Model confidence (mean pLDDT): 83 of 100. Predicted 3D model of a 477-nucleotide part of an RNA (small-subunit ribosomal RNA, 3' major domain) from an uncultured bacterium. Its Rfam family is "Bacterial small subunit ribosomal RNA".
[in-house]
Context: one part of a larger RNA
RNA sequence: UGACGGGGGCCCGCACAAGCAGUGGAGUAUGUGGUUUAAUUCGAAGCAACGCGAAGAACCUUACCAGGACUUGACAUCCAGAGAACGGCCUAGAGAUAGGCUGGUGCCUUCGGGAACUCUGAGACAGGUGGUGCAUGGUUGUCGUCAGCUCGUGUCGUGAGAUGUUGGGUUAAGUCCCGCAACGAGCGCAACCCUUGUUGUUAGUUGCCAGCACGUAAAGGUGGGAACUCUAACGAGACUGCCGUUGACAAAACGGAGGAAGGUGGGGACGACGUCAAAUCAUCAUGCCCCUUAUGUUCUGGGCUACACACGUACUACAAUGGCUGCCAACAGAGGGAAGCGAGAUGGUAACAUGGAGCGAACCCCUAAAAGCAGUCUCAGUUCAGAUUGUGGGCUGCAACUCGCCCACAUGAAGGUGGAAUUGCUAGUAAUCGCGGAUCAGCAUGCCGCGGUGAAUACGUUCCCGGGCCUUGUACA
Numbered sequence: 001u002g003a004c005g006g007g008g009g010c011c012c013g014c015a016c017a018a019g020c021a022g023u024g025g026a027g028u029a030u031g032u033g034g035u036u037u038a039a040u041u042c043g044a045a046g047c048a049a050c051g052c053g054a055a056g057a058a059c060c061u062u063a064c065c066a067g068g069a070c071u072u073g074a075c076a077u078c079c080a081g082a083g084a085a086c087g088g089c090c091u092a093g094a095g096a097u098a099g100g101c102u103g104g105u106g107c108c109u110u111c112g113g114g115a116a117c118u119c120u121g122a123g124a125c126a127g128g129u130g131g132u133g134c135a136u137g138g139u140u141g142u143c144g145u146c147a148g149c150u151c152g153u154g155u156c157g158u159g160a161g162a163u164g165u166u167g168g169g170u171u172a173a174g175u176c177c178c179g180c181a182a183c184g185a186g187c188g189c190a191a192c193c194c195u196u197g198u199u200g201u202u203a204g205u206u207g208c209c210a211g212c213a214c215g216u217a218a219a220g221g222u223g224g225g226a227a228c229u230c231u232a233a234c235g236a237g238a239c240u241g242c243c244g245u246u247g248a249c250a251a252a253a254c255g256g257a258g259g260a261a262g263g264u265g266g267g268g269a270c271g272a273c274g275u276c277a278a279a280u281c282a283u284c285a286u287g288c289c290c291c292u293u294a295u296g297u298u299c300u301g302g303g304c305u306a307c308a309c310a311c312g313u314a315c316u317a318c319a320a321u322g323g324c325u326g327c328c329a330a331c332a333g334a335g336g337g338a339a340g341c342g343a344g345a346u347g348g349u350a351a352c353a354u355g356g357a358g359c360g361a362a363c364c365c366c367u368a369a370a371a372g373c374a375g376u377c378u379c380a381g382u383u384c385a386g387a388u389u390g391u392g393g394g395c396u397g398c399a400a401c402u403c404g405c406c407c408a409c410a411u412g413a414a415g416g417u418g419g420a421a422u423u424g425c426u427a428g429u430a431a432u433c434g435c436g437g438a439u440c441a442g443c444a445u446g447c448c449g450c451g452g453u454g455a456a457u458a459c460g461u462u463c464c465c466g467g468g469c470c471u472u473g474u475a476c477a
Base pairs, nucleotide, nucleotide: 001477002476003474004473005472007471008470009469010468011467012466013465015461016460019425020424021423022422023421026316027315028314029313030312031311032310033309034307035306042053043052064302065301066300067299068298069297070296073125077124078123079121080120081119082118083117086103087102088101089100090099091098092097107114108113127291128290130289131288132287136285137284138280139279140278141276143274148187149186150185151184152183153182154163155162156161167178168177169176193268194267195266196265198236199235200234201233202232203231204230208225209224212223213222214221239262242256243255244254245253246252318418322377323376324375325374326373327372335366336365337364340359341358345354346353347352384415389410390409391408392407393406394405395404431453432452433451434450435449436448437447
């Protein structure tokens, strides 16, 4: 100087407390361990691995296994020889591949040849998701959006080092003020950026419709309008600016006015010096080591989907604030759409099919749901719950056996609110309801977004956990 303490002081955080909803019990989905297996590819491991890499394993992917094949190679550059490229058919085979038949003669040219592509041959070489993340770059997680981490000069100390950065107040903040052997500065904080909340100007189609006119079963449907909504560009607006009180005449705090908004308005992006030899050689790059008729390449099939069991994360329930049926009828936002979205119509109980209007989209389409009203059920393993299984169908795709999703009928398991323990959340939040997107032929209870409805509680900081500053002890470095 640090680190540590079941030392002290001050302070903060959904850390506790106060509340709400859960997890832990059931079924299923998914990841992991274990076990099994020819293989169940590899990585991730307390917080910070476990719906994680994977924004989507039937083939492919695919790295694993079995078997069949290739050896200058599936891919790159160079050399020589031949042939335009390219396409069609037949045979054998699981295919890779092998054999045969055939169409085709292009472009540039100094007429020598050349460019692209294909085949054959020789070797230089290719290739490796093989090893090492404890050789590395890059990227990322975490403490933590915590308020810290440092430097120059000066001063003090023999020196390590100290001071500044401590102290008194204050703040979300090393934020600001005052004081002070310090005076300044840098990286962080904040602001500048995006979005949302109010408003003005400009603009007015594909969006809008107040007034006028036409028109309809209804409809901005039409003429028209530029007001309103909205769209999207530029502005305004919030600064403790104003008033009062407290305070040290400071910084600031509290209350008030005005205001759409008030003291960082809400949300996001943004992550200091560093820590964990943290993660990644399987995104990529890369040193060294290793393989080179194989640890490379290719094909078919299988596996990654196994199943006495254990754990994590979710979904659905256990019902009456509910289930079912019917009716009426609304109200979003954000996205996506051409090998695409697909309307009205028709068929089917339905999944879906037929068909193809419109739309490269403020134009057309995907495109609303829970809520509400009426009836019924009357507390039951039920008209709850839907696992499992059977049969019949639909869709995608060369192909749904291993191993996809959906529909209908039948079947109708556990489950009556869950032990010890444990998680999230402070407001448009929790809870609850649906909608969209990426990936994607198909496949979503996952992920990333979007809006609808919309709470309870916070006395407080004694305690648990994590963190910041000062101080103290130490047989630790």
The RNAcentral record of the full RNA draws on ENA, Greengenes and SILVA.